[in-house]
Context: one part of a larger RNA
RNA sequence: AGACGGGGACUCGCACAAGCGGUGGAGCAUGUGGUUUAAUUCGACACCAAGCGAGAAACCUCACCAAGACUUGACAUCUAAUUCUUAAUGCUUUUUCCGAAAGGAAGAAGAAUCUUGAUUUAUCAGGAAGGGUUAGACAGGUGAUGCAUGGUUGUCGUCAGUUCGUGUCGUGAGACGUUCCCUUAAGUGGGGUAACGAACGCAACCCUUAUCUUGUGUUAUAAGUGUCACGAGAGACUGCCGUCUUAUAGACGGAGGAAGGUGGGGAUGACGCCAAAUCAGCAUGUCCCUUAUGUCUUGGGCUACACACAUGCUACAAUGGCUAGUACAGAGGGCAGCAAUAUCGCAAGAUUUAGCUAAUCCCUUAAAACUAGUCUCAGUUCGGAUUGAAGGCUGCAAUUCGCCUUCAUGAAGUCGGAAUUGCUAGUAAUCGUGGAUCAGAAUGCCACGGUGAAUACGUUCUCGAGUCCUGUACU
Numbered sequence: 001a002g003a004c005g006g007g008g009a010c011u012c013g014c015a016c017a018a019g020c021g022g023u024g025g026a027g028c029a030u031g032u033g034g035u036u037u038a039a040u041u042c043g044a045c046a047c048c049a050a051g052c053g054a055g056a057a058a059c060c061u062c063a064c065c066a067a068g069a070c071u072u073g074a075c076a077u078c079u080a081a082u083u084c085u086u087a088a089u090g091c092u093u094u095u096u097c098c099g100a101a102a103g104g105a106a107g108a109a110g111a112a113u114c115u116u117g118a119u120u121u122a123u124c125a126g127g128a129a130g131g132g133u134u135a136g137a138c139a140g141g142u143g144a145u146g147c148a149u150g151g152u153u154g155u156c157g158u159c160a161g162u163u164c165g166u167g168u169c170g171u172g173a174g175a176c177g178u179u180c181c182c183u184u185a186a187g188u189g190g191g192g193u194a195a196c197g198a199a200c201g202c203a204a205c206c207c208u209u210a211u212c213u214u215g216u217g218u219u220a221u222a223a224g225u226g227u228c229a230c231g232a233g234a235g236a237c238u239g240c241c242g243u244c245u246u247a248u249a250g251a252c253g254g255a256g257g258a259a260g261g262u263g264g265g266g267a268u269g270a271c272g273c274c275a276a277a278u279c280a281g282c283a284u285g286u287c288c289c290u291u292a293u294g295u296c297u298u299g300g301g302c303u304a305c306a307c308a309c310a311u312g313c314u315a316c317a318a319u320g321g322c323u324a325g326u327a328c329a330g331a332g333g334g335c336a337g338c339a340a341u342a343u344c345g346c347a348a349g350a351u352u353u354a355g356c357u358a359a360u361c362c363c364u365u366a367a368a369a370c371u372a373g374u375c376u377c378a379g380u381u382c383g384g385a386u387u388g389a390a391g392g393c394u395g396c397a398a399u400u401c402g403c404c405u406u407c408a409u410g411a412a413g414u415c416g417g418a419a420u421u422g423c424u425a426g427u428a429a430u431c432g433u434g435g436a437u438c439a440g441a442a443u444g445c446c447a448c449g450g451u452g453a454a455u456a457c458g459u460u461c462u463c464g465a466g467u468c469c470u471g472u473a474c475u
Stems, first nucleotide, its partner, number of pairs: 001475002003472003007469007015459002019423005026314008034305002042053002064300007073138001077137009091110008113128007140289002143287003149283002151278003154274001156272001161200006167176003180191003206266004211234007220225001237260001240254005316416001320375006332363003337356002342351003382413001387408007429451007
């Protein structure tokens, strides 16, 4: 100087408290451990792994396993020899045999460039370009090392810190500056001061949202229009008043205002820590494999199942279930696409095609809500697991191993022990909607709106963080 303390002072944070809803019990989904397996590919492991890499494992993906094949190779550049361009062991089409395919073996037909010279129409000789065979340099590796690395990322943490120049102090390591008082969300600002200045952070500049003015008007609107869309501006600065305060920075209250003290949200992540994560995104040093640790194919596996953990979904019902009717969004996506209408089907869906390269057409009837009826507290008209049968869709293919519909079946579950978690406002809770990925396949993820709370006395305690003082047998 740090780090640590079951040391002290001060301060902050959904950290506690005050509240609301969950998890932990049930069934299922997904991930992980373990076990099993020919293989159940690999990575990630307190916080910072476990609906994570994966924003889609039937084939492919694919790295794993079994079996079968290939060996200058599926892909790149080049050299040598040889061969072809008057056509073959190559290309296209096709036949036969072996085969699951890949591949191997044997045939048939077809197509095929430019140019120089010599000579007799057409040949001969050569060159370019292209193809094959053989040989060789090499290719290839999701093989190892994240403790050799780049790049990227997580965490502390959007916490307020981390440093430098000159100067001063100290024998020196170092210190001061950055401490102190007040203040702030903030090393934010003011005062004081052996410091004076400065840099990276903070803040602001950027995007979005709330109000107004204004321009434009397609495809919004029946129209007028301007609620809508796309632009450009205004507006908020403790600016004004009062109280407190060194009458400084500021704090509290008020007025006006759509908005008030950072208005709400986002992007933005300092110096560093954890030899944190990643050689399987990519790149890359070294090592290793080279008729195999490379490449191709078929099938299987990643989906197993006594069990344990994590994250979710659905429930246990009457603030509810079911039936009928009625109302109101936002944000997205669409041509190998979105698909109206009509007809058929109980339905999933099928047939048909209008319109739309989209403010035009479609996905697209939002659902909770509201109105009326019914059920009357029960393992039920709750709950929907599981299983059987019949279908639909995608796709070469749905058995291992997809999704959906109908009928039947109708399990556990009556609010969950110790413990534990999220959230401070348009938030929690609850209700639907869309998108990425994608042929098909979400209870996950990312976004969107509808309805819409309760509580915060306070900082003693728990956890984490910051500043200063202090102790130390640690570095």